[in-house]
Context: one part of a larger RNA
RNA sequence: CCCUUGUUAAGGAACUCGGCAAAAUAACCCCGUAACCUCGGGAGAAGGGGAGCCGGCAGCAAUGUCGGCCGCAGUGAAGAGGCCCAAGCAACUGUUUACCAAAAACACAGGUUUCUGCUAAAGCGCAAGCUGAAGUAUAGGAGCUGACGCCUGCCCGGUGCUGGAAGGUCAAGGGGAAGAGUCAGGGAGACGAGUUAUAUCUAUCCCGAAGCUUUGAACUUAAGCCCCAGUGAACGGCGGCCGUAACUAUAACGGUCCUAAGGUAGCGAAAUUCCUUGUCAGGUAAGUUCUGACCCGCAUGAAUGGCGUAAUGAUUUGGGCACUGUCUCAACAAGGGACCCG
Repeated sequence: CCCUUGUUAAGGAACUCGGCAAAAUAACCCCGUAACCUCGGGAGAAGGGGAGCCGGCAGCAAUGUCGGCCGCAGUGAAGAGGCCCAAGCAACUGUUUACCAAAAACACAGGUUUCUGCUAAAGCGCAAGCUGAAGUAUAGGAGCUGACGCCUGCCCGGUGCUGGAAGGUCAAGGGGAAGAGUCAGGGAGACGAGUUAUAUCUAUCCCGAAGCUUUGAACUUAAGCCCCAGUGAACGGCGGCCGUAACUAUAACGGUCCUAAGGUAGCGAAAUUCCUUGUCAGGUAAGUUCUGACCCGCAUGAAUGGCGUAAUGAUUUGGGCACUGUCUCAACAAGGGACCCG
């Protein structure tokens, strides 16, 4: 010097990102107990007091009561809640990143939408088959939200989904017009062959039935798409400029442009606010944090839920009481290392 402990004058969070760590509280009995509340809770709220031993009395006893005795100290050692106020988030008990995150994340009961009539929908499998379910819409699958209370506004133009079927478009298939190739055959035809000469034959050219091959128009034809409606607890979205009141300021009011419609109730410098330590108030001697307001919401807002909310939380934030070596500021002691010798 390090580690693990113990004690400490005066002060008592001045430490620090932050009371981290430590201290303090403590079982049992009695008294007493607020706001708020879903009337269950909150609550062990908070805050006080008691305790050993001997004897008398009451009692069957546990125990109670009265009197006395000892110590610094009687739950005589050990073990055994710190508490309060305010705010955010999540209703709650639960679950989670085995080995850096336990949470405000996940789940949840409840709400709601949608699919599914049973050989159900959905899922696994190539199939057989299985789950769903030996269930049957008070059931099962999927999505979103997330107790409870008060509520959940406007937009269907885009995308999705559902319904519709007149028209447009449209695949394979059906259909087979027309064309092409080939070819029986027909025509023309030499200065070539052939003949005395014609005839005849041939090279070559033209046409070309049926068949076969190939190409394939019109016409016919489902869903889908275009189209027409509906639908937001479907994906989503929810304006700008200018003027105006008898101080000023502001604008209940008016004008105009655009949109599918222009954000309602609530809440609001917020887990959301850039400017920003916004402004005012509270708390402090002093407060970028905190609480209450204001509203100019860069960029809140209603089941991507909005706003409240008792209880709950190894949750996050601010304040206070108690308590302390966290600190002013360090000291001493014990044990184990380090160090020396073997």
A computed fold for a 342-nucleotide part of an RNA from a Clostridiales bacterium, annotated as large-subunit ribosomal RNA, domain IV. It was read from a public genome assembly. The source organism's lineage runs through Bacteria, Bacillati, Bacillota, Clostridia and Eubacteriales.